RNA sequence: CGGGGUGUGGCGCAGUUGGCUAGCGCGCGUGGUUUGGGACCACGAGGCCGGAGGUUCGAGUCCUCUCACCCCGA
Numbered sequence: 001c002g003g004g005g006u007g008u009g010g011c012g013c014a015g016u017u018g019g020c021u022a023g024c025g026c027g028c029g030u031g032g033u034u035u036g037g038g039a040c041c042a043c044g045a046g047g048c049c050g051g052a053g054g055u056u057c058g059a060g061u062c063c064u065c066u067c068a069c070c071c072c073g074a
Stems, first nucleotide, its partner, number of pairs: 001073007010026004019057001028044005050066005
């Protein structure tokens, strides 16, 4: 320098012909249960989707640029 991949709540992931309020597990908080803890049950908080721009009535999902990390090649 060229090519490819990944980037979504604290952590690990899903979301695939663009369409109604972005979900799951773990973790966290509150309550219940228990003598207490754990386990279990119920409820809840927490992300606008790496960043910017564009297309569209509408974008996590398409296009462009860019950043970080990983792989391959030179």
Transfer RNA from a Candidatus Peribacteraceae bacterium, 74 nucleotides, folded computationally. The coordinates come from a structure-prediction model, not an experiment, and the mean pLDDT is 80. It matches the Rfam family "tRNA". It is annotated as a transfer RNA. Lineage of the source: Bacteria > Bacteria candidate phyla > Candidatus Peribacteria > Candidatus Peribacterales > Candidatus Peribacteraceae. It was read from a public genome assembly.